[in-house]
RNA sequence: CCAGGGGGCUGGACGGUCGCCGGUCCUUCUUCGGAAGGGCGGGAGGAAAGUCCGGACUCCGCAGGGCAGGGUGCCGGUUAAUGGCCGGGCGGCGUAAGCCGACGGAAAGUGCAACAGAAACAUACCGCCGGGGGCCUUCGGGCGACCCGGCAAGGGUGAAAUGGUGCGGUAAGAGCGCACCGGCGUCGUGGCAACACGGCGGCCGUGCAAACCCCACCCGGAGCAAGGCCAAAUAGGGGGACAUACGGGCGGCCCGUCCUGUCCCCGGGUAGGCUGCUGGAGGCGGCGGGCAACCGCCGUCCUAGAUGGAUGGCCGUCGCCGCGUCCCGGCUGGGCUCGGGACGCGGUACAGAAUCCGGCUUACAGGCCCCCUGGCGCC
Repeated sequence: CCAGGGGGCUGGACGGUCGCCGGUCCUUCUUCGGAAGGGCGGGAGGAAAGUCCGGACUCCGCAGGGCAGGGUGCCGGUUAAUGGCCGGGCGGCGUAAGCCGACGGAAAGUGCAACAGAAACAUACCGCCGGGGGCCUUCGGGCGACCCGGCAAGGGUGAAAUGGUGCGGUAAGAGCGCACCGGCGUCGUGGCAACACGGCGGCCGUGCAAACCCCACCCGGAGCAAGGCCAAAUAGGGGGACAUACGGGCGGCCCGUCCUGUCCCCGGGUAGGCUGCUGGAGGCGGCGGGCAACCGCCGUCCUAGAUGGAUGGCCGUCGCCGCGUCCCGGCUGGGCUCGGGACGCGGUACAGAAUCCGGCUUACAGGCCCCCUGGCGCC
């Protein structure tokens, strides 16, 4: 210098002007609830997003156990908790740095495996071998479209034919025997464990569980529009007082009573308001423990709370990026890329809190920093 891998940070600045939402102080007014004006100070994010996981908090439910249902799925750690994170193991990819992996069980059972193929858990199409019988014969043997039996080595089909390679063995073959490799089982050693290494045993039983299923572990439901408090008008409910003048019911009449009328009181819900509400598993710095995730101690800071939902609009200057034109410098044969400057035009991302917190995922113009790997050149 080129190519690549991993991690972290940042996410325009200043000024003017007009506004918006909270807080606090002062003044004035007030129907005492508040309103208006002024001053000071505060006001989105790394993802506030998707709402995919996990918790806090709130209400409801709940003796305990089981079934159903859902989730997770190598091991250890971390945490309030997780399906997150960290470390390790195993497998795959890469020369490497490093990256990726739903990574328990297919020997409990069921199911599926298109097409092709004889057969996709058990088989034999071509083929090979033995025996019988037949035909031909130059008598050495040869042939096939026959029958019985053996084989799975070779050919062929397929994504896949069930341990692989080699030697021996055999009529031909075959873990039938042996060596090495792979798997499985078992024993030993190391490791908390996943697992690794070694010995022994021919045990060799296709694949699929993000198919049913089996095994282990976890899970009650709803969510701040949760929940709590105050509480208008109108209608309706309950109670009391008065009136019974009119009307109706209680068989005709009186009293009484109910409906009814007026007034007062009470309670519930609605509109509306207050609360929950933002100080928290909190941020930053230092020290200590740990490989790390993370934890402990000390110091310091307070940093949005809207509810049709504030945090914005415009102008100017600068920054940054892209394109075009021109100039300068380096290398050089044209010329190319590199570095810098001036002017003009265009752009300045993704996105916007809503109870809070920890994660994951996704989106993102541009810029900066650190570590590592490979190659080339020079000293």
This is a predicted structure of a 379-nucleotide RNA (Bacterial RNase P class A) from a Chloroflexota bacterium. NCBI's taxonomy places the organism under Bacteria, Bacillati, Chloroflexota. It matches the Rfam family "Bacterial RNase P class A". The family's RNA type in Rfam is ribozyme.